c-di-GMP-I-GGC riboswitch aptamer from a Solirubrobacteraceae bacterium, 75 nucleotides, folded computationally. Model confidence (mean pLDDT): 90 of 100. It matches the Rfam family "c-di-GMP-I-GGC riboswitch aptamer". The family is grouped with related families in Rfam's "c-di-GMP_I riboswitch clan". It was read from a public genome assembly, where an Rfam model found it. The organism belongs to Solirubrobacteraceae, within Bacteria.

[in-house]
RNA sequence: CCCGAGAAAGGCACCCCCGUCGCGAGGCGGGUCCGCAAAGCCACGGGGCUCUCAGAGCCAGCCGGGCUACCGAAA
Numbered sequence: 001c002c003c004g005a006g007a008a009a010g011g012c013a014c015c016c017c018c019g020u021c022g023c024g025a026g027g028c029g030g031g032u033c034c035g036c037a038a039a040g041c042c043a044c045g046g047g048g049c050u051c052u053c054a055g056a057g058c059c060a061g062c063c064g065g066g067c068u069a070c071c072g073a074a075a
Base pairs, nucleotide, nucleotide: 003072004071011036012035016031017030018029019028020027021026034061040067041066042065044064045063046062047059048058049057050056051055
C1' cells in the first nucleotide's frame, strides 16, 4: 500500500414510534435495532426526491469518486 477472520476492543443505527424545526423532500433529540469493515466526513459526477419551480433545496444506509480512521488472521 492492499486486504477483511468463526479474531479482539469498540462504533454506527434501517423501518417504526414520540417530541421538535422546516411549505416540503427532510434535519435534530430520545426510544428501537434491519443491517453496516468505513452505515465516519464531503453534494464533485450520476440517480432519486421536494418546493415559494427556468431557479432554490433534500438524500452520503442508491451508485461512482475524494479525504480520514480502529484492529490485524489469511492473501